[in-house]
Molecule: SAM riboswitch aptamer (S box leader)
Organism: uncultured Succiniclasticum sp.
RNA sequence: UCAUCAAGAGUAGUUGAGGGACAUGGCCCUAUGAAACUACGGCAACCAUCUUUAUGAAACGGUGCCAAAUCCAGCGGGGAAACCGGGAGAUGA
Numbered sequence: 001u002c003a004u005c006a007a008g009a010g011u012a013g014u015u016g017a018g019g020g021a022c023a024u025g026g027c028c029c030u031a032u033g034a035a036a037c038u039a040c041g042g043c044a045a046c047c048a049u050c051u052u053u054a055u056g057a058a059a060c061g062g063u064g065c066c067a068a069a070u071c072c073a074g075c076g077g078g079g080a081a082a083c084c085g086g087g088a089g090a091u092g093a
Stems, first nucleotide, its partner, number of pairs: 001093005010040005018029003024073003041066003046062002049057002051054001070088001075085003
């Protein structure tokens, strides 16, 4: 810089109190075990791969991810809600 971000996918072990990026507000998860780490498993299909070259296939490899829309709002438009846009962030190239 470009693309995507309302879909999808968890068990076990160690450990033991927080967690959901961002002031703040809300809502939610959590001793029926948070976060983190490890193992195994899974999801997706960005790169790479393949082919009949496209609204394609496949899932061995490089990443990523596996509560809730990037949990929602926060800034602008809108009377408000819906909705649209933006900042910030995440992932890939």